[in-house]
Context: one part of a larger RNA
RNA sequence: UGACGGGGACCCGUACAAGCGGUGGAGCAUGUGGUUUAAUUCGAAACAACGCGCAGAACCUUACCAGCUCUUGACAUUAAAUUUGAAUCACGAGAGUGAUUCAUUAUAACAGUAAUUGUUAAAUUUAAUACAGGUGUUGCAUGGCUGUCGUCAGCUCGUGUCGUGAGAUGUUGGGUUAAGUCCUAUAACGAGCGCAACCCUUAUCACUAGUUGCUAAUCAUUUAUUGAUGCACUCUAGCGAAACUGCCUGUGAUAAACAGGAGGAAGGUGGGGAUGACGUCAAGUCCUCAUGACCCUUAUGGGCUGGGCUACACACGUGCUACAAUGGUAAUGACAAUAGGAAGCAAUGAUGCGAGUCGGAGCAAAACCUCUAAACAUUACCUCAGUUCAGAUUGUUCUCUGCAACUCGAGAACAUGAAGUCGGAAUCGCUAGUAAUCGCGGAUCAGAACGCCGCGGUGAAUACGUUCCCGGGUCUUGUACA
Repeated sequence: UGACGGGGACCCGUACAAGCGGUGGAGCAUGUGGUUUAAUUCGAAACAACGCGCAGAACCUUACCAGCUCUUGACAUUAAAUUUGAAUCACGAGAGUGAUUCAUUAUAACAGUAAUUGUUAAAUUUAAUACAGGUGUUGCAUGGCUGUCGUCAGCUCGUGUCGUGAGAUGUUGGGUUAAGUCCUAUAACGAGCGCAACCCUUAUCACUAGUUGCUAAUCAUUUAUUGAUGCACUCUAGCGAAACUGCCUGUGAUAAACAGGAGGAAGGUGGGGAUGACGUCAAGUCCUCAUGACCCUUAUGGGCUGGGCUACACACGUGCUACAAUGGUAAUGACAAUAGGAAGCAAUGAUGCGAGUCGGAGCAAAACCUCUAAACAUUACCUCAGUUCAGAUUGUUCUCUGCAACUCGAGAACAUGAAGUCGGAAUCGCUAGUAAUCGCGGAUCAGAACGCCGCGGUGAAUACGUUCCCGGGUCUUGUACA
C1' cells in the first nucleotide's frame, strides 16, 4: 500500500420491512443431470449453466451411429489436353456403376481472315513425394466478441510538497447530492477516463404540409364520409417553443443545497431507452469468424440411404393449464395498438358440424388484405359437487404442409374424462400506468411455440422505517496474510 475480520462509524440498493402475485404439491411443455443406447453430436456449471448457443432436429439442418461408397477429392490455385445436344435401358436403398440409341460436326465473346488463327472466359478430363479438406486438440498460446461486479461512483496522471524508501498528499475534514454532484475548509494547484449533458422515444403547444388520412360547418344523395366542399379537428412528419431550482417564502454558513408554494401539459434527473471508467473472475466462446502450435491425410477428409439428437426407473431448473361461483356455459352488444404482405397477404361469395376447401376482387400498400381483439357489458342457465370445474390420456374418422408425417409434425370433429379441492421446509418477482390480468402482432419458418421479441386493453395494494439478512461505497482500527 492492499486484502481480510462472526472490529467500529456513516451511507445506499426491492437488501430487509410494509404489501400484491407466484414457484416448491398436480398434469403437460421445455432445458439439464443421471441412466440407457450402435448413436442418444458438441458446448454452457453458484450468483453470472439449466425455454442457454437453437430466431424454430421428419429428410436437409447434423457435427453422432450402422451400412454402402470416393480418393488431387464437394471447394481453391498451378500446368497440360480437350470441347455438341437429347433420350432410353439394366443393376442399386441411394450416392452411383454399366450399356445402348438418335440427331449432328459442334461452347461463348472479342480481334483477325488465306487459315483447323490468336486472346480471354466457361465447362470437361488428366497430373503434382505442390496441395485441398478437418464442427479434430489446446479459450491455460491468441484476436475479435460477450457475461459479471455495475450504470456501482469510482480509477488515474502532470507539476509541486512531505518521506532514506515502499509511498503519501491531491481523492482527506464540515455540509450536500442519484453521482469524486456541488459548496466550503485545506500543501496543494491543475488535468484525464468515468458522472451529468449532448442522441432516440414519450407527455403540451405553435408553424409548415393536407393524400391514401380527417369531416366541424354547408350541399347532394344510393343513408355509407358515399360524393362534393373544406384542412377547423384527429392524425401523419418536418421544423420550432417549452423546465432552468427560472420566481416566491422558510431553513442553511450571506454557500452549495434542502422543504413548501405559485404558475404550468410537465417540477426539481418529468417517464422510458441507448450509452457500461481503470479493472476482477487464466469467467465464456478454437462448434459464428479469424488464428499460433500439435494431430489425421485410401481418412479424424468427401458423397449417400436409414437411424439417432424425440430413449426413460428417476432427480433438478424454467414455464403453461388448472384446482373454480370475483367462476363455467350459451346468446347478444362495444372499444385498440404494434407489426407483416408478391414463390406473398388474400376480401365478397359458395361449401363443410369443424380444421378446411372451391374460387379469386383488391393490394409492392396511411389506399387492399392479415383484422369481427379478448378481458368487459347485458340476459339466461349451472348452486358448491371431483360438478355444466379441470382438461391429461386413449379410440375412431378427418384436414393441412411437404418427395415423404412409422420411428417423429401441427390442427379438427365425435367419444373417453386421469391427477388436481390452493400446495412442507424453503424460495422468486414487483414501488405506477408498475404488479396482476386480457388478448393481438412479428422474427425464425414448406410445416411445426406454452419459448423469445414487441404491442395495446383493464388496472391495484404498500413503503412506519434502517435493528436485523444479502450486496455495494467512504473513512477508521487490528493482523503470525501478500
Molecule: small-subunit ribosomal RNA, 3' major domain
Organism: Seculamonas ecuadoriensis